[in-house]
This is a predicted structure of a 72-nucleotide RNA (transfer RNA) from a Sedimentisphaerales bacterium. It matches the Rfam family "tRNA". Its family is annotated with triplet codon-amino acid adaptor activity in the Gene Ontology. The coordinates come from a structure-prediction model, not an experiment, and the mean pLDDT is 83.
């Protein structure tokens, strides 16, 4: 230099154009003498970052950042 995957909640991940979800983690409650499992409710997201398409975009298409990989 070129070629390719990744980028969504603290951490690991879902979501094949129609209200962004799960586990772990956090907080509260409930059980206990007390802790710890355990139940059970609740907070938390500009979906990497600028455009474009479309009634609507995490999703499809363009260019940039950044990580990892592979080629010369």
């Nucleotide at each position: 230099g070129c070629c390719g995957a990744u980028g969504u909640a603290g951490c690991u991940c879902a979501a094949c154009g129609g209200u962004a979800g799960a586990g772990c983690a956090c907080a509260g409650c409930u059980u206990u003498c007390g802790u710890a499992a355990a139940g059970c409710u609740g907070g938390g997201g500009u979906u990497g970052u600028g455009g474009g398409u479309u009634c609507g975009a995490u999703u499809c298409c363009c260019a940039c950042c950044a990580u990892c990989g592979g080629c010369u």